[in-house]
RNA sequence: AGCCGAAGCUCCUCGCGAACAGAGGGGCGUGGGGGAACCGAAAGGCCGCACGGCCGGGGGCGAAUCGCCAUGGUUGGUGGCGUAGCGCGACUCUUUCCGCGCGAGCCCGUCAGCUAACCCCGCAGGCCAGAAGAAAGA
Numbered sequence: 001a002g003c004c005g006a007a008g009c010u011c012c013u014c015g016c017g018a019a020c021a022g023a024g025g026g027g028c029g030u031g032g033g034g035g036a037a038c039c040g041a042a043a044g045g046c047c048g049c050a051c052g053g054c055c056g057g058g059g060g061c062g063a064a065u066c067g068c069c070a071u072g073g074u075u076g077g078u079g080g081c082g083u084a085g086c087g088c089g090a091c092u093c094u095u096u097c098c099g100c101g102c103g104a105g106c107c108c109g110u111c112a113g114c115u116a117a118c119c120c121c122g123c124a125g126g127c128c129a130g131a132a133g134a135a136a137g138a
Stems, first nucleotide, its partner, number of pairs: 002127003008028007029123006039113001044055004057111001058108004066082006085102005092138006
């Protein structure tokens, strides 16, 4: 310099011999969640006289969903083949073709549809040295 991603720019304070690093607090920008009316939805089950208890669930970030097969003990786990969807190909954008990859993980805690006002949270982490294709339009 470049890539995935919202994860960028900038100011102040502390600390330090100075600088760097670090910690804390702001602004701009940006990402996400909760939250009326209208609309949508109408599903929980069991015990119990009731209060209540137990069991099922349900939801969010993200492209990362959904199938089939094998192994295995009709579980879990592991492996494989596909797939919704996603990313890269080097001046930028759109479309098409071609090529190469991903198709994970984490969180809330019985609770949340949409949602104006309003409220809350994030601005991380991980990669990378011959990798680097083509056409049309702008």
A computed fold for a 138-nucleotide RNA from a soil metagenome, annotated as c-di-AMP riboswitch aptamer (ydaO/yuaA leader). The RNAcentral record of the sequence draws on MGnify. Rfam family: c-di-AMP riboswitch aptamer (ydaO/yuaA leader). Rfam's curators write: This family represents a conserved RNA structure found upstream of the ydaO and yuaA genes in Bacillus subtilis and related genes in other bacteria. The coordinates come from a structure-prediction model, not an experiment, and the mean pLDDT is 78.